A computed fold for a 1394-nucleotide RNA from an uncultured prokaryote, annotated as small-subunit ribosomal RNA. Its mean pLDDT, the model's own confidence on a scale to 100, is 83.
């Protein structure tokens, strides 16, 4: 902004605009049985169509009533329809206003109004019969009296109009029965709730009034709060159920908020009226207008929702006699993958398995993939192009019949918005058509690559820190499909609110206990009743929607049709076993009567003795008293402590117990009377009187409160003393309130058996207390109790098991994840502490309960070990050496760092080693292997530069031979570079360490749901899981031990280079020689030791023993060998690898540094500090090694390292070699020394290119700390410790005082296992399992997002009370209007809003 309600001229007076016709002065007038604006009347207009505010309600289901009521239009019946009148709209003329609109004059109609007639089966009074019923009563019928009606038009066919009385149709009201949350809403109501009369309404009715009585509601939830329109249905679920109320269909409310009536059959009316309000708009400022929750649209708002479209052609409706009008109701079309249904994007052949892509174990294979290319075919859909619907029959017109003249029937005729739509045909020609999510388990579907706790997924669980099937990409799967994943809501899964169908002892839940109202449940037996209860029948349970037949669009989805179905309410008839309600009976639950037993059962009163304490006296003299140990206190003013004597409070030793007794709380000297109770036995008593118990009400430990007593002991705060880092604690000294009484409150506990009460029923053992039954103490029956242990069942298990956690029944409390929180508002109670009651907000992904395996415990038992003691001897103090830490540097190369790094890798850093660091220099490279080809060299000498490498130049030039070639140097082709560069937390192997510690498993059974136990424990015993006994176990693997090699004794064999007793021979001497094999000894076979005798324990296994006996005795003494596992233990620098860096460097050459620094700290050693010694000189005894680039005799030189010269030996033959501590003598005499030896200065040998940076060793001088070493710490148990030389290995030499080995001399000590460390079993507790180096808890910062408090502030909903009071309504009314009805003013009560 358009449109959605009109219509009727066949009610009316009429003519604004058009149409026809006539006439004109061309301005215009007239006619009209064509029309018709405005008016008056009629009928619609309360239906359709929108919304879901409000409403917890007779609001809506459903049933049932209305004897308490109405319905216009429709249909039937029956009667009537006569007469007369007063107005008023328009029309005219004036007025007033900006408009909307208004006021006044004159005039008229009419199916407007009114007035008379007549009129009953209406209406109303009177009187009366019958008939029924549900209380008022209602039906049906007679007699008499009074009161009310109409409209008129017409085409003449009818169309209307009153009354009455039936039908339909819609509606009004009433009942029953269903229909949310919250009790942190417990009371509510005054017109309330009845009655009587009036009034009012279609209609009952406090609807409303007057007046009279106190009623009603409600714990079976009243009242208030919040929330929400209700069915039919829809979702979803097996079902019960849970959720919901779009679309369609029924009922209700609503129409700009909020009040009112009019009109009408019907409203208190969405497109109607007055009024107050809030907005929007016009105004000339005086005033007026408006309500899209109709259809379209536009704003906002939002995550979001559509066209300002044809058509009345069907269907319906409304008005008309129709003809037609109106119908944003509806039918169409548009838009939207928004939902549901269909169809499509081809199809069949094609393998050199093609190209590309992606993987991988990479000359190859594999997968995408018959998947393309090609080829043949089809044409659905899209595209052209033609042809073309059904939806339509009516009304109405034209004709024809047929009749009861009202109509009907028959045939033709007229009308499609949608739409040239839908359908069909041709033609071209695979042409026109694929997406998303996903791919770790749940869940269908895997690799590659990037990334590197990053960036990022994520529904739960959880990926991501360098080999991510979880993040990105990529390929190839997989699901679905015009879709297709998120998201947000409902249901299900969820037996996680559990009616069907759940639980309370430890998991979340029994109320602290009893008594006891409502309510729930309830013994045996017979009769009647039918209320619940079954079973039949009728009536309703709208339609649609579900199910199920069947039809119709090509199929479905839709639609149509038919039957089931609506599980429900209502009636009626029958059944009668349970339950009810009444009434009557019964004894066995329950009570009771008699006789009797028990007991710390309660309140009161009286007595008692030990002990404490304090006072008094006496006796007596320095401590007492307390702890771990002290101090605090107390005491010479006499304390403790002993003795007497008084005097307070309080609790009751022994008996005493698995005792008893009570409702729980709880109760203990004796006693007396008071009272409650349980049990036992008899019973001829009542006759279900009973159980359990919501709310209520009593009781209710300890502490705490109030008043008032008392107070010895004990003892919160307090206050001193210790203790400790600190100790507002444990220990101690004192000590206030309490503790005790009397009386009121508090009402809570682990108030626990963590187990509510009451019944019945389900094997046993044993021990207790009270009784009884026989005379009885045994024994044994019964009852009621109190404990333990089990059987069946239960139980997640642990346990429970006639005192039930078992199998059933009643009835009550509780309980639904962990924290927030038993918190916070609110309420009730308390003097007050506080109680009851009892939340969300937020968070978390747990939280728990019982077992099981390990760890671990300043838990237990048991045993072991140089663990600890009991000894020797060191380290920590000193000077050195030597490795590490830290500084420091160019650089001081990596690696080892608690036991288990620190004389470690390294068994040899001057250069090399070196990998560091400065500086020069190569770039397919220094090395190595295979391989193409060439040269005969290649090395090697000389020269030039250079620090060298190296770069340039001369110069010299092979072996074999089968004459093809080979070897072997060099150079060149080609392949594999190289890296001590990163990762030991990607790894292989090798290694420490628990650890020589005696443990670590497996089969089968058997136990348990299960983890997992048993075996492996247990009594012994061992060094040992070593053996034995015993066992629901029986057996067997790795370890243990034993086999193996060294040593101790003995024999056999064999006898050089060893050996030498006897014979022989020779030397100054020596196995020197000739012989021996007897010893020794070499190396190679055996034998020997096994608790095998013997005594003694002991079942055995063993154990003991100065036992025999042996060389050795209980493993003889050494060594090698190290179980499952553990420390993500070490080692990418010993090798070896994946991965990842690097490629004129992080490779690769070479020269100098440096690894060897030095304030300092620590570990590991050597020398010492001296007299058990030092120096000097004499002299004895070893084992085991190693040597030809060696070892090196002997002889000369040197004080000495050493050096010339020269012998021997590839070694049981030579040599290194002298062992040394040890004996024997001198000497030194306790000093920083004849001790100790570092530092320093000089002179030197020695290896080696090369001893500056930095080498060992030798003479000479020099002669430093050190006089035995704080806390603290290491080793070691017998040929060990201690102490003394030896040798090798690495190696030019050596920093070696280190390592690895060899022998010599050669001790002490061990009561024991109470502590300290490690370590094994068994047991236990655990809130730990990364396993105590474990988990955990509170303060403390800042902010203010949630919660909750909080002076105020600030909006909103509500209740009552009062003022003022519009519209309207119901009332009054003398004056004006009207013949009259009545009306107009004015005025009284109610009301909305304020």
């Nucleotide at each position: 902004u358009g449109c959605a309600a009109g219509u009727c001229a066949a009610a009316c007076g009429g003519u604004a605009a058009g149409g026809u016709c006539c006439c004109u002065u061309c301005g215009g007038g007239g006619a009209u049985a064509c029309a018709c604006g405005a008016g008056u009347g009629g009928c619609g207009a309360a239906c359709g169509g929108g919304u879901g505010c409000g409403u917890a309600a007779c609001g809506c289901g459903u049933a049932c009533g209305u004897a308490a009521c109405u319905u216009a239009c429709c249909u039937c019946u029956a009667a009537c329809u006569g007469g007369g009148g007063c107005a008023u709209a328009g029309c005219u003329c004036u007025c007033g206003g900006a408009a909307a609109c208004g006021g006044g004059a004159a005039u008229u109609a009419a199916u407007u109004c009114c007035c008379c007639a007549u009129a009953a089966u209406a209406u109303c009074a009177u009187u009366u019969u019958g008939u029924g019923g549900c209380a008022u009563c209602a039906c049906a019928g007679a007699a008499u009296g009074a009161u009310u009606a109409a409209a008129g038009c017409u085409c003449a066919g009818g169309c209307g109009g009153u009354u009455a009385g039936a039908g339909a149709u819609g509606g009004g009201u009433g009942u029953g029965c269903g229909u949310g949350c919250u009790a942190u809403u417990a009371g509510a109501u005054a017109g309330u709730u009845g009655g009587u009369g009036a009034g009012g309404u279609a209609a009952c009715g406090g609807c409303u009034c007057a007046c009279c009585a106190a009623g009603u509601c409600a714990a079976c939830g009243a009242u208030a709060g919040c929330u929400a329109g209700g069915g039919g249905g829809c979702g979803u679920g097996a079902g019960a159920g849970c959720g919901u109320g779009a679309c369609c269909c029924c009922c209700c409310a609503c129409a700009c908020g909020g009040g009112u009536a009019c009109u009408g059959a019907g409203a208190c009316a969405c497109g109607g009226a007055c009024c107050c309000g809030a907005c929007u708009c016009c105004u000339a400022c005086g005033g007026g207008a408006g309500g899209c929750a109709g259809c379209a649209g536009u704003a906002a708002g939002g995550a979001a929702u559509a066209u300002u479209g044809g058509a009345c052609a069907a269907u319906g409706g409304g008005g008309g006699c129709a003809a037609c009008c109106c119908u944003g109701a509806u039918c169409c079309a548009g838009c939207c993958a928004u939902c549901c249904c269909g169809c499509g994007u081809g199809c069949a052949g094609g393998a050199u398995g093609a190209c590309g892509g992606c993987c991988c174990u990479a000359u190859g294979g594999g997968u995408u993939g018959u998947a393309a290319a090609c080829u043949g075919c089809u044409u659905u859909u899209a595209u052209a192009a033609g042809a073309g619907a059904a939806g339509a029959a009516a009304c109405c017109c034209c004709a024809a019949g047929a009749u009861u003249u009202a109509u009907c029937u028959u045939g033709g005729g007229c009308u499609g918005a949608c739409g040239g739509u839908a359908c069909c045909u041709u033609a071209u020609g695979a042409a026109u058509a694929a997406g998303c999510a996903c791919c770790g388990g749940c869940u269908a579907a895997c690799u590659c690559c990037g990334u590197g706790c990053c960036a990022g997924c994520a529904g739960c669980c959880g990926c991501g820190g360098u080999a991510a099937u979880a993040c990105g990409g990529a390929g190839g799967g997989u699901g679905c499909a015009a879709g297709c994943g998120u998201u947000a809501u409902c249901c299900g899964g969820a037996u996680u609110u559990a009616c069907u169908g759940g639980g309370u002892u430890u998991a979340a839940a029994g109320g602290g206990u009893g008594c006891g109202u409502a309510g729930g449940c309830g013994g045996c037996a017979a009769g009647g009743u039918a209320a619940g209860u079954c079973a039949g029948u009728g009536g309703u349970g709208a339609a649609a929607u579900c199910c199920c037949g069947g039809a119709g669009c090509u199929c479905a989805a839709c639609u149509c049709u038919g039957g089931a179905a609506c599980u429900g309410c209502c009636a009626u008839u029958g059944a009668u076993a349970c339950u009810g309600a009444a009434g009557a009976c019964c004894u066995u639950g329950a009570g009771g009567a008699u006789a009797g037993u028990u007991g710390a059962g309660g309140g009161g009163g009286g007595c008692g003795g030990a002990a404490u304490a304090a006072a008094u006296c006496a006796u007596g003299u320095a401590g007492c008293g307390g702890u771990g140990a002290a101090a605090u206190g107390c005491u010479u003013a006499g304390a403790u402590a002993u003795g007497a004597u008084u005097u307070a409070g309080a609790a009751c030793a022994c008996c005493g117990a698995u005792u008893g007794c009570g409702a729980a709380g709880g109760c203990a000297g004796c006693u007396c009377a008071c009272u409650a109770a349980a049990c036992u036995a008899u019973u001829a008593c009542u006759g279900a009187c009973g159980c359990u118990c919501a709310g209520g009400g009593a009781c209710g430990a300890a502490a705490g409160c109030g008043u008032g007593g008392g107070g010895a002991g004990c003892g919160a705060a307090c206050a001193g003393g210790a203790u400790u880092a600190g100790a507002u604690a444990c220990c101690c000294u004192g000590g206030u309130a309490g503790u005790c009484c009397a009386c009121g409150c508090c009402c809570u506990a682990a108030a626990c058996g963590a187990u509510g009460c009451u019944a019945a029923c389900u094997c046993g053992a044993c021990a207790u207390u009270g009784g009884c039954g026989a005379u009885a103490u045994a024994c044994u029956g019964u009852c009621a109790g109190u404990g333990u242990c089990c059987a069946a069942g239960c139980g997640a298990a642990a346990g429970c098991g006639u005192u039930a956690a078992g199998u059933u029944a009643g009835c009550c409390a509780c309980c639904u994840g962990g924290g927030g929180a038993g918190u916070a508002c609110g309420u009730u109670c308390g003097c007050a502490a506080g109680a009851a009651u009892g939340a969300a907000a937020c968070u978390c992904a747990a939280a728990g309960g019982a077992a099981u395996u390990g760890a671990c415990g300043g838990g237990g038992g048991u045993c072991c070990g140089c663990a600890c003691a009991a000894g020797c001897g060191g380290u920590g103090g000193a000077g050195c050496a030597u490795g590490u830490g830290g500084u420091u540097u160019a650089a001081u190369u990596c690696g080892a760092u608690g036991a288990u790094a620190c004389g470690c890798g390294a068994g040899g850093a001057a250069c090399c080693u070196u990998a560091c660091c400065u500086a020069g220099g190569c770039u397919a490279g220094a090395a190595u292997g295979c391989u193409u080809u060439c040269u005969g060299a290649c090395a090697u000498c000389c020269c030039g530069u250079g620090a060298a490498a190296a770069c340039g130049g001369g110069a010299c030039u092979u072996c074999c031979u089968u004459c093809g070639a080979g070897a072997c140097c060099g150079a060149u082709u080609g392949c594999a570079a190289g890296g001590u560069g990163c990762u030991g937390c990607a790894u292989g192997g090798u290694u420490g360490u628990c650890g020589u510690c005696a443990g670590c498993u497996c089969g089968u059974g058997c136990c348990g749901u299960g983890a997992g136990g048993u075996g492996u424990u247990g009594g012994g015993u061992u060094a040992a899981g070593u053996c034995c006994c015993g066992c629901a176990a029986c057996g067997a693997g790795c370890g243990c031990a034993a086999c193996c090699c060294c040593u101790a004794u003995c024999a056999c064999u064999a006898g050089u280079u060893g050996c030498c007793a006897g014979c022989g021979a020779g030397u100054a001497a020596u196995g020197u020689c000739g012989g021996g094999g007897a010893c020794u000894c070499u190396a190679g076979u055996g034998a020997a030791a096994c608790u095998g005798c013997c005594u003694g324990c002991g079942c055995a296994a063993g154990c003991a023993g100065a036992g025999a006996g042996g060389a050795a005795g209980g493993a003889g003494g050494g060594g090698a060998c190290g179980a499952c596992g553990u420390c993500a233990a070490a080692u990418c620098a010993u090798c070896a690898u994946g991965g990842c860096c690097u490629u004129u460097a992080u490779g690769c050459c070479c020269a100098g540094g440096g690894c060897u620094a030095c304030a300092c700290a620590c570990g590991u050693g050597c020398u010492a500090c001296a007299a058990u010694g030092g120096u000097a000189g004499g002299u004895a005894c070893a084992a085991a090694g190693g040597g030809u680039u060696g070892c090196u005799a002997c002889a000369c030189u040197g004080c000495g390292a050493a050096g010339u010269g020269a012998u021997g030996c590839c070694a049981a033959u030579c040599c290194c070699a002298a062992a040394a501590a040890g004996c024997c003598u001198a000497u030194c005499u306790c000093a920083g020394u004849u001790c100790g030896g570092a530092u320093u200065g000089g002179a030197g040998u020695c290896u080696g290119c090369a001893a500056c940076u930095c080498g060992a060793c030798u003479c000479c001088a020099u002669g430093a700390a050190g006089c035995c070493g704080g806390a603290a710490u290491c080793g070691c148990u017998a040929g060990u410790a201690a102490u003394c030389g030896u040798a090798g290995a690495u190696c030019a030499g050596c920093a070696a005082u280190g390592c690895u080995a060899c022998g010599g001399u050669g001790a002490a000590u061990a009561c024991g296992u109470u502590c300290c460390c490690g370590g094994a079993c068994c047991u236990u507790g655990u809130a730990c399992a990364c396993a105590c180096c474990g988990c955990c808890c509170g303060u403390c910062a800042a902010a203010c997002c949630a919660u909750g408090g909080a002076a105020g502030u600030u909006g909103g909903g509500u209740g009552u009370a009062c003022c003022u009071a519009a519209a309207g309504a119901c009332g009054a009314u003398a004056g004006c209007c009207g013949c009259a009805a009545g009306g107009a003013g004015u005025u009284g009560u109610c009301c909305a809003a304020g």

It matches the Rfam family "Bacterial small subunit ribosomal RNA". Gene Ontology terms of the family: structural constituent of ribosome and ribosome.
RNAcentral holds the sequence, with entries from ENA.